[in-house]
Notes: c-di-GMP-I-GGC riboswitch aptamer from an Actinomycetota bacterium, 77 nucleotides, folded computationally. Lineage of the source: Bacteria > Bacillati > Actinomycetota. Its mean pLDDT, the model's own confidence on a scale to 100, is 90. The sequence was found by an Rfam model in a public genome assembly.
């Protein structure tokens, strides 16, 4: 560097309540753990959502995949 153990140590936090916050999709904070080896960043390519009569408008969505960046910890191989 792959890789990812009935390893440790530590972390993140589904649905659902709560209270703010967005016309919504969402978002943030508190409870709460379904589950995550990058469930860390990041909207660059695809899905996908939302507003809107509509787009070559304007916006969410990294816990869906690619692609970038950047990292704890070592048994096996």
């Nucleotide at each position: 560097c792959a890789c990812g153990a009935g390893a440790a140590a530590g972390g993140c936090a589904a649905a659902c309540c709560c209270g703010c916050u967005g016309c919504g999709a969402g978002g943030c904070g508190g409870g709460g753990a379904c589950g995550c080896a990058a469930a860390g960043c990041c909207a660059g390519g695809g899905g996908u959502c939302u507003c809107g009569a509509a787009g070559u408008g304007a916006g969410g969505c990294a816990g869906c995949c690619c692609a970038g960046c950047c990292a704890c910890c070592g048994a096996a191989u």